[in-house]
RNA sequence: UGAUCCCGAGCGGGAGAGACCUGCCUGAUUCGUUCUGGCAGGCGCCGAAGGAGCAAUCUCCCCGACAACCUCUCAGGCAACCAGGACCGCUCGGGAGAG
Numbered sequence: 001u002g003a004u005c006c007c008g009a010g011c012g013g014g015a016g017a018g019a020c021c022u023g024c025c026u027g028a029u030u031c032g033u034u035c036u037g038g039c040a041g042g043c044g045c046c047g048a049a050g051g052a053g054c055a056a057u058c059u060c061c062c063c064g065a066c067a068a069c070c071u072c073u074c075a076g077g078c079a080a081c082c083a084g085g086a087c088c089g090c091u092c093g094g095g096a097g098a099g
Base pairs, nucleotide, nucleotide: 001099004096005095006094007093008092009091010090011089012088013087018043020042021041022040023039024038025037027035028034044078045077046076050074051072052071053070057065058064
């Protein structure tokens, strides 16, 4: 000097699934019970925070280790907005670093 890799931060992009039913509270109201917001319960659904599970493989054998966007749905989420969001791109900081 330096390809590349790891961690963190910032910015940008970022899917899916009930504006479901019931009850309570609040506000508006044309006073019909209609609409908005919140809470609780119920059923239905989604998976890309997190979590859990497993293959090949490794091991003389067993035990065990070990992956995901796969599976489970504990958690989380299900109009729009907000929030979250694996992952991707750019920038910055730190570490390792073949050559």